[in-house]
Parts: sequence; C1' cells; structure tokens
RNA sequence: GAUUUAUAAAGACGAGCGGAGAGAAUAGGCUCUACGAAACUCGGGCAACCUACCGAUACCCAUCGAAAAGGUGCCAAUACCUACCUAAGCGGCUCAAAGUGGCCAUUAGGACUUAUAGACC
Repeated sequence: GAUUUAUAAAGACGAGCGGAGAGAAUAGGCUCUACGAAACUCGGGCAACCUACCGAUACCCAUCGAAAAGGUGCCAAUACCUACCUAAGCGGCUCAAAGUGGCCAUUAGGACUUAUAGACC
C1' cells in the first nucleotide's frame, strides 16, 4: 500500500518546546487560536480493537463477564456541520392552474470518503 471485517452521538489534559495557523482532502459554513495554532517531547488520563491473567457455561473450542500488565488507538465541538441518494411533514419560496411540479430549509435513514483496530496479501 491492496482487500476484507468491525467501530466512529459515550469517554479522557497538564507541562515543555514551537511561533501562526488548525479542525483529513475540495467547496461553503461554523468553530478554535498571540490569554499562544499545528508539529514534536514528557507526564497524566480515556477506552477496551488485539491481548496476558481470572471467573461462568463441567473440560477443549467458543461465547459471556471481569481486568487493564502488554501492542495499538484516542483525549474541543457527532468523523464540527453540509455536499450524493431515498423518505417524511402541520415549514418557506416559486412556476403554474389546480401538478405525485421545481428550489431551499428541517428531520430520519443510507451511500461515498476518511480515521482507527483486527485479519489477510
């Protein structure tokens, strides 16, 4: 890096260093930021994907539970929100003349993309 599976509305911050940006990418919005952004380092924490140990199902497997030693991950805002598709209604605008109309907004679901973990190549 490719493929595949799962998860993504919960949870968890201080210091040092740095010096202007950051929130994956494009666009729009919104937010954070000199009361100091990103990156990096140290410490702390969250979670429970992999997993040591332990318990239950008599045993193995497997499942469930517990735990948090190890491997990762993560620690503003839902993956910050929207974009594509579908649906809904007691919304708004608009074209009509009485349409299963169009556009916008809202809500719900899905897709795409992305991230992380596991498996595999």